Molecule: transfer RNA
Organism: Candidatus Parcubacteria bacterium
RNA sequence: GUCGGGGUAGCUCAAUGGCAGAGCGGGGCUCUCAUAAGGCCUAGGUGUGGGUUCAAUUCCCACCCCCGACA
Numbered sequence: 001g002u003c004g005g006g007g008u009a010g011c012u013c014a015a016u017g018g019c020a021g022a023g024c025g026g027g028g029c030u031c032u033c034a035u036a037a038g039g040c041c042u043a044g045g046u047g048u049g050g051g052u053u054c055a056a057u058u059c060c061c062a063c064c065c066c067c068g069a070c071a
Stems, first nucleotide, its partner, number of pairs: 001070007010024004018054001026042005047063005
């Protein structure tokens, strides 16, 4: 340099046009004589900029970053 895959919550990952979710983690409450475990509640996110669309995490373009293959 060319090609392919990926970037979504603190971490690991879903959601493939129509409400952005789970597990773990964080905070609060509850339970207990107490601790742990358990139960309930809660905060927090779509890499950046444009385009298409009534509507974009999803489709298109450019750029940035990570991984791999080739040279």